Overview: This is a predicted structure of a 97-nucleotide RNA (Glycine riboswitch aptamer) from Bailinhaonella thermotolerans. Its mean pLDDT, the model's own confidence on a scale to 100, is 77.
RNA sequence: CGAACCCGUGCGGGAGAGAGCCCUGUCAGCCGGUCAGGGCCACCGAAGGAGCAAGCCUUCCCGUCAACCUCUCAGGUAAAAGGACCGCACGAGCCAG
Repeated sequence: CGAACCCGUGCGGGAGAGAGCCCUGUCAGCCGGUCAGGGCCACCGAAGGAGCAAGCCUUCCCGUCAACCUCUCAGGUAAAAGGACCGCACGAGCCAG
């Protein structure tokens, strides 16, 4: 000097599922409608969280162990925001050479 790997930042892409029902308040001259909160039911899985296999360890039990698999606690079901993951750029750490 420095590829790969890990982490962070920025940009771009990024799915699924009721703009559900009831009540209260707000905006509004009234109806209709908008917005916010609460309650109820239905649904989704790709923030996060939880659970498990093979394998490893052990005489055995225990333990360890991943996911976009499962659960649906959280989150979400118009827009906005978020969003695993992917691409590009930058920064730093470590390191083959």